This is a predicted structure of a 90-nucleotide RNA (c-di-GMP-I riboswitch aptamer) from a Chloroflexota bacterium.
[in-house]
RNA sequence: AAUCGAUAAAGGCAAACCUGUCGAAAGGCAGGGACGCAAAGUUAUGGGUCUAAAGGCGCAUCAGGCGCCCAUGAUUGCCAGGCCGCCGAA
Numbered sequence: 001a002a003u004c005g006a007u008a009a010a011g012g013c014a015a016a017c018c019u020g021u022c023g024a025a026a027g028g029c030a031g032g033g034a035c036g037c038a039a040a041g042u043u044a045u046g047g048g049u050c051u052a053a054a055g056g057c058g059c060a061u062c063a064g065g066c067g068c069c070c071a072u073g074a075u076u077g078c079c080a081g082g083c084c085g086c087c088g089a090a
Stems, first nucleotide, its partner, number of pairs: 004088002012037002017032006035077001041083003045080003048075003055069005
């Protein structure tokens, strides 16, 4: 230094759920809370997944509306890739 990762040490993050708030939604943020995590640090680059406001197409109505498609939205705690990083038993 690389690989690897413990019943080690020092620290770190925080699922579900609840409250508030933003958003059309998915979901985000803040507080509480811990299921877990050795990259659960960071990055939407590839794939996956979720959502469908606007838009397109169709249907229907006096009107309100309904169905399908679609990411420009979201997810890094779905997987892979990029960048960066604490500790050191075997």
The prediction has a mean pLDDT of 87.